[in-house]
The part of an RNA shown here (small-subunit ribosomal RNA, central domain) has 351 nucleotides and comes from an uncultured bacterium.
RNAcentral holds the full RNA, with entries from ENA.
Its mean pLDDT, the model's own confidence on a scale to 100, is 84.
Context: one part of a larger RNA
């Protein structure tokens, strides 16, 4: 390199938007680049192959034929690919009417609880643990009642539920805003799929500006435990956790499963629409249907486990990635970053 692979053995980029490129629906005409056919030119000699000479063979000699090509020229074919002109509506998109939702941003606001402060009542404990101690408390704690301050998170609803591309999103209200789904008619007429680079988003921790700090809490201090205890347990507690304008760009960023389209048994549950139907309406029920989310399971697949219309089945298109373990996701170089570090990424050596 090829072949073979990528749920768990090595291997799907964390996710999206999209450039080039690759691939691309139905139909008619034209062209003839790809494609196919004919003719012709050329593809030196040697070699291969057949015959002959040589001679014991081989080497070697002479002759003939075929073969060898992403090749040139020319003539032709028009199914397929391509190009071009036109048409279409089944892909895609739009208009219109509905609809569910913790989708996003900003602002406003609510109650419960913790802590702290003030005041009242009240007196000796409280807190904590396996047991304790450190701690707090006669300067009046804990408990309890009233008042106040402030920060953070939103009990129940809550789901095996919903939304989002992923990260993720949960009190309430308002404004702005993205996407999905459903319906039947109309419109555009292939406008599509994927996507190297690129660009954007991207939990937590971390960095950095200015704030904020109730609770929790790396580091740190103390008390225990223990042979020791740089821990697990307890009492404290700084950064941080929160906000603001930025940076970082990672993760078991997981469904450890890239995206799109088509096809391939039943059963069952939930969510959002639509249609029909029953009772007077409604709620609701039943049937059908579209979309989404689970469980089970046939064929098939799989090393097995398992997957199984949400495929890991059957096919096609495009991208990414893997190639024994260690060395190593390291060194060096480059790019990015304030830094921490990130991305790209070896070799010697060794088993």
């Nucleotide at each position: 390199c090829u072949g073979g692979g990528c749920g768990u053995a090595a291997a799907g980029c964390g996710c999206g938007u999209g450039u080039a490129g690759g691939c691309g629906g139905u139909u008619u005409g034209g062209c003839a680049a790809g494609u196919c056919g004919g003719a012709u030119g050329u593809g030196a000699a040697a070699g291969c192959u057949c015959c002959u000479g040589g001679c014991u063979c081989a080497a070697c000699u002479g002759g003939g034929a075929g073969a060898g090509g992403u090749c040139g020229u020319u003539c032709g074919a028009a199914a397929c690919u391509g190009c071009u002109a036109g048409a279409c509506u089944a892909g895609a998109g739009g208009a219109c009417g509905g609809u569910a939702g913790a989708g996003g941003a900003a602002g406003a606001u609510g109650g419960a609880a913790u802590u702290c402060c003030c005041g009242g009542u009240g007196u000796a404990g409280u807190a904590g643990u396996g047991a304790a101690a450190u701690g707090c408390g006669u300067a009046g704690a804990u408990a309890u009642c009233g008042g106040g301050a402030g920060g953070a998170a939103c009990a129940c609803c809550a789901g095996u539920g919903g939304c989002g591309a992923a990260g993720g999103c949960g009190g309430u209200c308002u404004u702005c805003u993205g996407g999905g789904c459903c319906g039947g008619u109309c419109c555009u007429g292939a406008c599509g799929c994927u996507g190297a680079g690129a660009c954007g988003c991207g939990a937590a921790a971390g960095c950095a500006u200015g704030g904020g700090u109730a609770g929790c809490g790396a580091a740190c201090g103390g008390g225990a435990u223990u042979a020791g205890a740089u821990a697990c347990c307890c009492c404290g507690g700084u950064a941080g956790u929160c906000c603001u304008a930025g940076c970082c760009g990672u993760a078991a960023a997981c469904g450890a499963u890239g995206g799109g389209c088509a096809c391939u048994a039943a059963g069952u549950a939930g969510a959002g629409g639509g249609a029909a139907u029953u009772a007077c309406c409604g709620a609701u029920g039943u049937u059908c249907u579209c979309u989404c989310u689970g469980c089970c399971g046939u064929a098939g697949c799989u090393a097995a486990c398992g997957c199984a219309u949400u495929a890991a089945g059957u096919g096609c298109c495009c991208c990414g990635c893997c190639u024994g373990g260690g060395g190593a996701g390291u060194a060096c170089g480059g790019c990015c970053g304030c830094a921490a570090g990130g991305c790209u990424a070896a070799a010697a050596c060794u088993c």